[in-house]
A computed fold for a 347-nucleotide part of an RNA from a metagenome, annotated as small-subunit ribosomal RNA, central domain.
RNAcentral holds the full RNA, with entries from SILVA.
The prediction has a mean pLDDT of 85.
Context: one part of a larger RNA
RNA sequence: UUGGGCGUAAAGGGCGCGCAGGCGGCCGUUUAAGUCAGAUGUGAAAUCCCAGAGCUUAACUCUGGAAGGGCAUUUGAAACUAAGCGGCUUGAGUAUGGUAGAGGGAAACGAAUUCCUGGUGUAGAGGUGGAAUUCGUAGAUAUCAGGAGGAACAUCAGUGGCGAAGGCGGUUUCCUGGACCAAUACUGACGCUGAGGCGCGAAGGCGUGGGGAGCAAACAGGAUUAGAUACCCUGGUAGUCCACGCAGUAAACGUUGAUCACUAGGUGUAGGGGAUAUUAAUCUUCUGUGCCGGAGCUAACGUAUUAAGUGAUCCGCCUGGGGAGUACGAACGCAAGUUUAAAACUC
Numbered sequence: 001u002u003g004g005g006c007g008u009a010a011a012g013g014g015c016g017c018g019c020a021g022g023c024g025g026c027c028g029u030u031u032a033a034g035u036c037a038g039a040u041g042u043g044a045a046a047u048c049c050c051a052g053a054g055c056u057u058a059a060c061u062c063u064g065g066a067a068g069g070g071c072a073u074u075u076g077a078a079a080c081u082a083a084g085c086g087g088c089u090u091g092a093g094u095a096u097g098g099u100a101g102a103g104g105g106a107a108a109c110g111a112a113u114u115c116c117u118g119g120u121g122u123a124g125a126g127g128u129g130g131a132a133u134u135c136g137u138a139g140a141u142a143u144c145a146g147g148a149g150g151a152a153c154a155u156c157a158g159u160g161g162c163g164a165a166g167g168c169g170g171u172u173u174c175c176u177g178g179a180c181c182a183a184u185a186c187u188g189a190c191g192c193u194g195a196g197g198c199g200c201g202a203a204g205g206c207g208u209g210g211g212g213a214g215c216a217a218a219c220a221g222g223a224u225u226a227g228a229u230a231c232c233c234u235g236g237u238a239g240u241c242c243a244c245g246c247a248g249u250a251a252a253c254g255u256u257g258a259u260c261a262c263u264a265g266g267u268g269u270a271g272g273g274g275a276u277a278u279u280a281a282u283c284u285u286c287u288g289u290g291c292c293g294g295a296g297c298u299a300a301c302g303u304a305u306u307a308a309g310u311g312a313u314c315c316g317c318c319u320g321g322g323g324a325g326u327a328c329g330a331a332c333g334c335a336a337g338u339u340u341a342a343a344a345c346u347c
Stems, first nucleotide, its partner, number of pairs: 004318003007301002012315001014200004021193003025088007033081002035077008049065006091190001092187004096182004103175005114148007124135002161168002205246006214240002219235004257314006265292012296303002320347003329340004
């Protein structure tokens, strides 16, 4: 390289938008680049193959013929690919009317924790397996009233919803993207994928300035223990929160790339539509989301119209374990580090 693979054995990029590239619906017509057919030229000789001839035969040698991927020129064919032109509506999109939604930003409230002030009140409270550190006669815990401040939104709540992913949950308001359904009308292939590129991207971390109730790395103390740099307890700082930047990674997981088509069923659930019926309801259809299960597939587990089945297109990735996601180099970053990414050696 051919070939084989990527749910769990090595292997799907964290996710999207999208330039180039690759691939691309139906009908007609033209061209003839690819494609196919014929002809001509070339394709040295020797070798190989065929038919003969010469050394007594053979090897060997000689004569003639055939063959020859390909390349060039030329004459044709027009199904397919391509290109030009014209048309179509099924793919894709737009318009109209509805629907659901924790989609994103700003403002003001209710419960609770903590703290402060005041009242009542008196000796304990707290914590644990049991204790102690700790708090409390300078009046704690408990309880009532008032105040301050920050963070999170019980019930509803649901293998419920929305979002490309990360993720999103009190209320009101503002902004905005997408999805779905119904019936028509319109555009007329406008599509799919997507190396580079650009953007988004949990937690933790970093910079500047705020904020700081609770929780809590580090740290301190008390226990436990042979020890206890832990598990348990009492405290407690970064951080967690906000604004603006940086960072760019996760078991970023469905460990399953995107799009399209086809291939038994059963039963829940969410959002719409239709039909029947007096009602509970029943039937049916589209879209999403679960469970069970057949064929098929799979090493097995399992998966099974939300495929890991059967096919098509495009991208990413894998090639024994360790060394190693490391060294070196480069790019990015304030740093931490991230991305790209070996070899010697060894089993």